About this RNA:
This is a predicted structure of a 99-nucleotide RNA (Guanidine-I riboswitch aptamer) from a Gammaproteobacteria bacterium. The prediction has a mean pLDDT of 80. It was read from a public genome assembly, where an Rfam model found it. Rfam family: Guanidine-I riboswitch aptamer. About the family: This family represents a conserved RNA structure found upstream of the ykkC and yxkD genes in Bacillus subtilis and related genes in other bacteria. A reference for the family is Barrick et al. (2004), "New RNA motifs suggest an expanded scope for riboswitches in bacterial genetic control", Proc Natl Acad Sci U S A.

[in-house]
RNA sequence: UCAAUAGAGCACUAGGGUUCCGGCUGUUUACAGUGACUGGUCCGAGAGUGGUCGACCUUUCAAACAAAGGUUACACGGAGGGAUAAAAGCCCGGGAGAU
Numbered sequence: 001u002c003a004a005u006a007g008a009g010c011a012c013u014a015g016g017g018u019u020c021c022g023g024c025u026g027u028u029u030a031c032a033g034u035g036a037c038u039g040g041u042c043c044g045a046g047a048g049u050g051g052u053c054g055a056c057c058u059u060u061c062a063a064a065c066a067a068a069g070g071u072u073a074c075a076c077g078g079a080g081g082g083a084u085a086a087a088a089g090c091c092c093g094g095g096a097g098a099u
Stems, first nucleotide, its partner, number of pairs: 007053002010050003015043002020040002022037001023034004054072007074094001076097001080092003
């Protein structure tokens, strides 16, 4: 100096609701209602976090393999619709639009 629609997946968090559990109510094993119940299970970020894999660069080496080091940036954003039990910063969507 150049290249890349600048990747994949996992765990977690902000956030989210109500299938299940728990809580609460109803004469209370049970059953029904309740998320204008802190919660556990659950869902969960392009623009949140952390590993892993991948990609690329440099050095060592005659070359290859391999090893070591490094890079993987930036990112304002509706309304509406969709999935699921349901909702959401989930998906449509780094979309429309704005700059």